RNAcentral holds the full RNA, with entries from ENA and SILVA. Predicted 3D model of a 494-nucleotide part of an RNA (small-subunit ribosomal RNA, 5' domain) from an uncultured bacterium. Rfam family: Bacterial small subunit ribosomal RNA. The prediction has a mean pLDDT of 86.
Context: one part of a larger RNA
């Protein structure tokens, strides 16, 4: 000198774009953050009706399907099961795309419901009845799987506005995503020098989607290590960021990729995918309710609270856009996201007026008492209106999907609907210099000097050093210098 997720002191007009718990991965009141589908399926009481049946109602409740493994948060752990780069072979992949073929015949249950029973509650048990795109059996089978072959084995589901769509099953390919392996690189300590028995390799088997000591049995005795094994400490890694001419050094907030974690520890279930933040089970600590028998909870989601701290924001609006889930669709959900609020926390931009104006006014300060300086500065005259206040107009971001119509109809064209921000930005008009300047320094380094007070006191100080009666170094004043909505200090890095 530069930089900062900064803090502190003094000061503070506006706008745009960003950024905002770096500390206790400390504990959390309250609300919201993951639902959707009646075009998969099923009631009753009651009402109307002679009845069939209709309404109740696709409602309550519930079965089923897809989603909940994404998005969002945090960095505790991890020095390599991680990350970065470059390769590899022994794999899987829901939804999506392409192609081929199929969608046959049956069956038994069960929830909601009804009737009992237990419990303070959370909830639980028994009996009875019922549906499905829930479950099961049989049939069929191409280029599936297994097998050298003969052969063996393996599937399906229907719905509706009823003829066109959406589905369902098998196979092949793609796309996307994921798992696995190898090489190289990846902080400090040698006052850590030897480490290792599933350890290293083989054979056989098990396990997995898949290779492999991943696991087991047997056999061999290997394997790693001063090119730093093993141990200890510290730490998420990277693209990047800061600095520097570069080499390098430091760093890893925001944004993006990967990893890990979800009160602490462990485990599996379901599923295409989890060993699952707002799922389950067990144990623990903590907290809440309790009729003392027993239950319930997990903000490192968004707000918000307490605590810690030098220190870090609203219990806001909207799904209008983008994106996600679901649905045939309308739509619904979405603290993702888009916006608004708070904070000079940062960067950038603008303003606090412009021109003329000398008897160089008054006042202040200094003075050699002549004057000098503040100083064209003010006053005064003439302008301007960014900003401000008031009034008027007023957006872009939104054209789709759906629907209607038309056409040369896997599609195209036209019409119609939709804005949180926001009556905001922006534009026009009126008024009036009106609403808007501070902070630090002035001994040298280092740009900028005098007076008064004080008297080794009070104090200053980054270093050298100032202060003991003429202090340009303390304090005040005038003047001057620097930067300017900031200025200075502290901390950290280069």
């Nucleotide at each position: 000198g530069g930089a900062c997720g900064a803090a502190c002191g003094c000061u503070g007009g506006c706008g745009g774009c960003g950024u905002g718990c770096c500390u206790a991965a400390c504990a959390c009141a309250u609300g919201c953050a993951a639902g959707c589908c009646g075009a998969a399926g099923g009631a009753a009481a009651g009402u109307g009706g002679c009845a069939a049946c209709a309404c109740g109602a696709g409602u309550a409740c519930u079965u089923g399907g897809c989603g909940c493994a994404a998005g969002g948060g945090u960095g505790a752990g991890u020095a390599a099961u991680g990350u970065a780069u470059a390769g590899g072979a022994a794999u899987c992949u829901a939804c999506c795309c392409u192609u081929c073929g199929g969608u046959c015949u049956g069956g038994g249950a069960u929830a909601a419901c009804u009737u009992c029973g237990c419990g303070a509650a959370a909830g639980c048990g028994a009996a009875g009845a019922u549906a499905a795109u829930a479950c099961c059996a049989g049939a069929u089978a191409u280029u599936g799987a297994g097998g050298a072959g003969a052969c063996u084995u393996g599937a399906a589901a229907g719905a509706u506005u009823u003829u066109a769509u959406c589905g369902c099953c098998g196979a092949a390919g793609g796309a996307u995503g994921a798992g696995c392996c190898u090489a190289u690189a990846u902080c400090c300590c040698a006052u850590c020098a030897g480490g290792u028995a599933g350890u290293u390799g083989g054979u056989a088997g098990g396990g997995u989607a898949a290779u492999g000591g991943c696991c087991u049995a047997c056999c061999a005795a290997g394997c790693c290590a001063a090119c730093g094994a093993c141990g200890g400490g510290u730490a998420g890694c990277u693209g990047g960021u800061c600095u520097g001419a570069g080499a390098g050094g430091a760093u890893g907030a925001u944004c993006a990729g990967c990893c890990a974690c979800a009160c602490u520890g462990g485990a599996a279930c379901u599923g295409a995918g989890a060993c699952a933040c707002g799922g389950u089970c067990c144990a623990g600590a903590c907290a809440u309710c309790u009729a003392c028998g027993g239950a319930u909870g997990g903000c490192a989601g968004c707000a918000g609270u307490g605590a810690g701290g030098a220190a870090u924001a609203u219990u806001g609006c909207u799904c209008a856009a983008u994106g996600g889930g679901u649905g045939a669709a309308a739509g619904c959900c979405u603290g993702a996201a888009g916006c608004a609020g708070c904070a000079a926390c940062g960067c950038c931009g603008c303003g606090u007026g412009g021109g003329c104006g000398a008897u160089g006014a008054a006042g202040g300060u200094c003075u050699u008492c002549g004057g000098a300086u503040u100083g064209u500065a003010a006053a005064g005259c003439c302008c301007u209106u960014u900003u401000g206040u008031a009034g008027g107009g007023g957006a872009c971001g939104a054209a789709a999907a759906a629907c209607u119509c038309g056409c040369u109809c896997a599609g195209c064209g036209a019409g119609c609907c939709u804005g949180a921000c926001g009556g905001u930005a922006c534009c026009c008009u009126a008024c009036g210099a009106a609403u808007a300047a501070g902070c630090c320094a002035c001994g040298g380094c280092u740009a900028a000097c005098u007076c008064u007070g004080u008297g080794c006191c009070a104090g200053c100080a980054g270093c050298c050093g100032c202060g003991g009666u003429g202090a340009u170094a303390c304090a005040g004043a005038g003047g001057u210098g620097g930067c300017g909505a900031g200025c200075g200090u502290u901390g950290u890095c280069c």